[in-house]
Parts: sequence; structure tokens; C1' cells
RNA sequence: GAUAGAGGUUGCAUGUUUCAACAGUACGCUGACGGAUGCCGCAGGGGCAGAUGAACUCAGUGGAAAGGGAAAUGUGCCGAAAGGAUGAGCCCCCUGAAAACUUGUCCUUGGGCAUGACGCAAAAAGCGGCAUGACUGUCAUCGCAGGAUGGAGAGCUAUC
Repeated sequence: GAUAGAGGUUGCAUGUUUCAACAGUACGCUGACGGAUGCCGCAGGGGCAGAUGAACUCAGUGGAAAGGGAAAUGUGCCGAAAGGAUGAGCCCCCUGAAAACUUGUCCUUGGGCAUGACGCAAAAAGCGGCAUGACUGUCAUCGCAGGAUGGAGAGCUAUC
């Protein structure tokens, strides 16, 4: 240097199907009230609806979806992947910024779990990073009897 592997039966990411939930919510229609605004996520433009009655509120009627979650079943894998910073692209009626998504570079994290506050989320689900805790795999040192301490995946093991 090349090839092949291991950490776990809750390893990581992702697709499909079903289910719960989102939610009797958003929204549509009808009626009442009301009496001039409302909508295109923010701002500036531009546009649409509106006295042939806007918004708000109430009643009736119809009534979702996305993201997130669980199970089953596939796929790609073991820096799998995730997060942060930054550049570019994409998106939106136009412009600008923001958010989301894709991608390049750099930095951090061995892995899952629990707890705490914060953030995202409809949420008592879950996710994110941070802190703490024990557990676990690997290597090094000490010990040689159980073990102890420390390091990081650009690592570790095997073969050539």
C1' cells in the first nucleotide's frame, strides 16, 4: 500500500407497505354577526379577492396533507453516520434576506443507553448538540487473580 473483517440483535443511513397520531386541525361550502380590509411564509415591489360585503367571531356541513413515530420487509454500509463553520447551487410572481434541500472544503464525535436544561416538533413520542453517569468494543501501560489507568476510528484485527 492492497484485500477482507469485528464492535450491536436497539450498530448507522435509507426505500416500500401498514398502523397510531397529526386532527375533527388547516381548508372548502352554507348561514348569522360585522362593516373595510384580507391573501401571495418576512420586507420592498407587483398581483389577486372585497359594499354583488373583507377580516374577526359563532353555528351547521364536508374534511386533508407534510414533517416526525411504531412494526414488518428490502437496500447500501462499519466515518457507517451525525453535528458545526464556510463557499456554491437550488427554491420562491420579481428583488433582497431567512428557512428548507443538494453539494465542495475544514473542524468535532469509537458505539449505544440513561439523566438534566436548552432548541426543533402538534406532542407526555422522537430528534439535535452540550454536560454528567455507568455500560460496551478496541489498542497501550501496569498487574497476573478478580482488575486498574489512559488514548482515539486517518483507529483495531487478519492475509498478501